[in-house]
RNA sequence: AUCGAAAGAAGAGGACGCGGUUAACAUGAGUAACCAGCUGGAGGUGGGUCACCACCGAUGAAGGCUAGUGAAAGGGGCGACCGCCGAAAUGAAGUGAUCGGUGACUGAUUGCUUUGUUGGGCCUUGGUUGAAUAAAUCAAGGACUGUCGCGGCUAGAAUAGUCGCGGGGCGCUAUCGACCAU
Numbered sequence: 001a002u003c004g005a006a007a008g009a010a011g012a013g014g015a016c017g018c019g020g021u022u023a024a025c026a027u028g029a030g031u032a033a034c035c036a037g038c039u040g041g042a043g044g045u046g047g048g049u050c051a052c053c054a055c056c057g058a059u060g061a062a063g064g065c066u067a068g069u070g071a072a073a074g075g076g077g078c079g080a081c082c083g084c085c086g087a088a089a090u091g092a093a094g095u096g097a098u099c100g101g102u103g104a105c106u107g108a109u110u111g112c113u114u115u116g117u118u119g120g121g122c123c124u125u126g127g128u129u130g131a132a133u134a135a136a137u138c139a140a141g142g143a144c145u146g147u148c149g150c151g152g153c154u155a156g157a158a159u160a161g162u163c164g165c166g167g168g169g170c171g172c173u174a175u176c177g178a179c180c181a182u
Stems, first nucleotide, its partner, number of pairs: 001182002004179001008175001010173002014085001017084006025076001033069002036066004043056003047106007088118012119145002122142008147167009
């Protein structure tokens, strides 16, 4: 000096890149709840079942009908701000929290840990969740996009453009480069 390369530190993808918070909005819903009347006739307590406790209940529980008042959470699209580029999402296992109190089983939401899957968003079909025709997610398919590799073509010194095929983020780019080889 060249080939390869561990580790470090930096960076890119975008027709909607990802997540968090939040204003207004639609949905939830003329629902829950409250109040009045009628009915009902012994139970009820806005996760479910069971037991106990507490509270409400014949001064009338739950349920039903009518009239009046009338929400919220979870979920959503959009905008703004913030943090970011395994961003993050999701399956499984374990463990904790919340849902009148305690206990058992179970459900929903959610935190953490381990592990598996997914490069990215979009479209179509189907499944699941969901109040949903919103949205998310999974599977199959499609074109696109970014990146690298291989091959063809064009211009050319390196290389660039373009077409086709293929790979997976444990990827890719640039930097530094322990170390190995020559």
Description: Predicted 3D model of a 182-nucleotide RNA (Lysine riboswitch aptamer) from Lactiplantibacillus herbarum. It was read from a public genome assembly, where an Rfam model found it.